[in-house]
This is a predicted structure of a 73-nucleotide RNA (transfer RNA) from a Bacillales bacterium.
Its Rfam family is "tRNA". Rfam classes the family as a transfer RNA.
Model confidence (mean pLDDT): 81 of 100.
The source organism's lineage runs through Bacteria, Bacillati, Bacillota, Bacilli and Caryophanales.
RNA sequence: GCCGAAAUAGCUUAACUGGUAGAGCAACUGAAUCGUAAUCAGGAGGUUGGGGGUUCAAGUCCUCUUUUCGGCA
Numbered sequence: 001g002c003c004g005a006a007a008u009a010g011c012u013u014a015a016c017u018g019g020u021a022g023a024g025c026a027a028c029u030g031a032a033u034c035g036u037a038a039u040c041a042g043g044a045g046g047u048u049g050g051g052g053g054u055u056c057a058a059g060u061c062c063u064c065u066u067u068u069c070g071g072c073a
Base pairs, nucleotide, nucleotide: 001072002071003070004069005068006067007066010025011024012023013022019056028042029041030040031039049065050064051063052062053061
């Protein structure tokens, strides 16, 4: 340099044919305990890497770009 894949909550990740962005863990609050952990209950936390476009509607489609991984030379 060329080709391919990935980027979503603090971490690991799901999301079908474009139609309300979910889960687990962690953290927080409460219960329980003499107290802590484990346990149980609860609510919160996301401009879906960034810019632009298509669409009534974009995590998803198109385009440019950043980073990471793999392959070829």